[in-house]
Context: one part of a larger RNA
Molecule: large-subunit ribosomal RNA, domain I
Organism: Candidatus Shapirobacteria bacterium
């Protein structure tokens, strides 16, 4: 150096218990009636992980199942079960302690403690049980010279993954430097709500034709424009689809009241109400009580059809001869199983109970239309202008529109807004009050699926994982999967100091499948052979 044979080491190869991205239905807020998230208990039993709470591995009922059970690592004892056990399902019951935590304190799970009541005692005083924070709003009753001050009643508080709306709001970055600009109203802080949230019934928009509330999704369009015209940012109508829903007040009047207020009335832009007057109509619809099914959720139940041979350790695999099929999806069973098992296809399904829904409907009340006149009424510190400022796709720009501060400050239907300065025609709408469901967004759960991973991947986590570890701490955070078909998991003998490790035996289909699938290199040996 070669080959062999082994060690070591864990790569490959298979594999899937676990992630990951969807699709399609459901559901969606817990909380002082004490959450959420923990500590300490709880078993025949030490410990981890699930379950539970002094009623503590469990209690009750309603209602499924039918034969095995006493969660699991993980056996071992000692038990229940056809008087129906364990398990499922729906609905109670009970649930120490901390914790918004809330009697008072306090180093969370602790310590101490006022009233009441009850029970033991002569009493002190102990046990137990109820109560005992602050803050807002209202409401009641009583009392004080009085700003007050007590007492009852409701409400809040605290959590919350991602979405939602509002108040505040950076920087690194890019502009090949940096200042306007961008990044971005993003990150983030704080506050609020709900299963969603916001938006919403035109003083919108168009453009010479018209549409007719908001939302979303496609499209217009990388287009009009904006921009140290740099880097960049970037619409809108229109069209197509998804959904589709519209409602109430204020004022004039009238009533009633001393007033404050209350009840009719009354809600628009081709203006409309009012009010007086003429003339038809009693119908949509609202209101108020009482109020269904149908069907679906929520355990579950019935479910066809195959044998013989042959190789093999084992037949689902070769041969050969059947069935079934509304069911040849899946998966498991000693190797590819429509006919073996669990299921699928189909078909069906209960009691308390939830949705369906206060929803159909049923009754009662109340109830409209047109004309012509009047000129009462139709949301003021408001439209609006000035300064400054912010949002509009628009950096001030020829900057409308939108909204915020300071100042000034109308008009009243013969009015007012906008239409991208503005100013005429012209088209259009009707502000300064309030709600409003669906199409959306986003988790969860269940069912299905993927040209997604297959254990240095896929989740940080397939395993006792936010766990061990590391920090004071806020926080950082791992490694770690596979025996076989079944433990059959090696009885007994040896050698050893030996429960270590071996050699025989013995299991098996294999044991070079022995704590373990396969078992690469690269390392380290053994033995043969070559080579000066």
């Nucleotide at each position: 150096c070669a080959a062999a044979u082994g060690g070591u080491g864990g790569a490959u190869g298979c594999c899937u218990a676990g992630g990951u991205c969807g699709u399609u239905a459901a559901a969606g807020c817990c909380g002082a009636a004490g959450a959420a998230g923990g500590a300490c208990g709880u078993a025949g039993a030490a410990g981890g992980c699930g379950a539970c709470g002094a009623u503590a591995c469990g209690c009750g009922u309603u209602g499924g199942g039918g034969a095995g059970c006493u969660g699991u690592c993980a056996a071992c004892a000692a038990g229940c079960g056809a008087c129906g056990a364990u398990c499922c399902a729906a609905c109670g019951a009970a649930u120490u302690c901390c914790g918004a935590a809330u009697g008072u304190g306090g180093c969370a799970a602790c310590a101490c403690u006022g009233g009441c009541u009850a029970u033991a005692g002569a009493a002190a005083u102990a046990u137990a049980g109820c109560u005992g924070a602050g803050c807002c709003c209202u409401c009641c009753a009583a009392u004080u010279u009085a700003u007050u001050g007590g007492g009852g009643a409701g409400g809040c508080g605290g959590g919350u993954a991602a979405g939602c709306c509002g108040g505040g709001g950076a920087a690194g970055c890019g502009a090949a430097a940096c200042a306007u600009c961008c990044u971005a109203g993003u990150a983030c802080c704080c506050g609020g709500a709900g299963g969603a949230a916001a938006a919403g019934a035109a003083a919108u928009c168009g453009a010479a034709a018209g549409a007719g509330a908001u939302u979303c999704c496609g499209u217009u369009a990388g287009u009009a424009g904006c921009g140290g015209u740099g880097a960049g940012c970037g619409a809108a109508a229109u069209c197509g689809g998804a959904a589709g829903a519209g409602a109430c007040u204020a004022a004039a009047c009238c009533a009633c009241g001393c007033a404050a207020g209350u009840g009719g009335g009354g809600u628009u832009g081709a203006a409309g109400g009012g009010u007086u007057u003429u003339g038809c109509a009693u119908a949509a619809u609202g209101u108020u009580u009482u109020g269904a099914a149908a069907g679906a959720a929520g355990a579950g139940g019935a479910g066809a059809a195959a044998g013989u041979u042959u190789u093999g350790g084992a037949a689902u695999g070769g041969a050969c001869u059947a069935u079934c099929a509304a069911a040849g999806a899946g998966g498991g069973u000693g190797a590819g199983a429509a006919u073996c098992c669990c299921g699928u296809a189909u078909c069906u399904g209960a009691a308390u109970u939830u949705c369906a829904a206060g929803u159909a409907a049923a009754a009662a009340c109340a109830g409209g239309c047109a004309g012509a006149a009047u000129a009462c009424c139709u949301a003021a510190g408001u439209a609006c202008c000035a300064g400054g400022g912010u949002c509009c796709a628009c950096g001030u720009g020829a900057a409308a529109u939108g909204u915020c501060c300071u100042g000034g400050g109308a008009a009243u239907c013969g009015g007012g807004g906008g239409c991208g300065a503005c100013c005429a025609a012209g088209c259009u709408c009707c502000a300064a009050g309030u709600c409003u469901a669906a199409a959306u967004a986003c988790u969860u759960u269940a069912a299905c699926g993927g040209a997604c991973c297959g254990a240095u991947a896929g989740u940080g986590a397939a395993c006792u994982a936010g766990u061990a570890c590391c920090g004071u701490g806020a926080g950082g955070g791992a490694a770690a999967g596979g025996u076989g078909a079944a433990a059959a998991a090696c009885a007994c003998c040896c050698c050893a100091a030996g429960u270590a490790g071996g050699g025989g035996a013995a299991u098996g289909a294999a044991a070079u499948a022995g704590a373990u699938c396969u078992g690469a290199a690269a390392c380290c040996a053994u033995u043969u052979g070559c080579u000066a």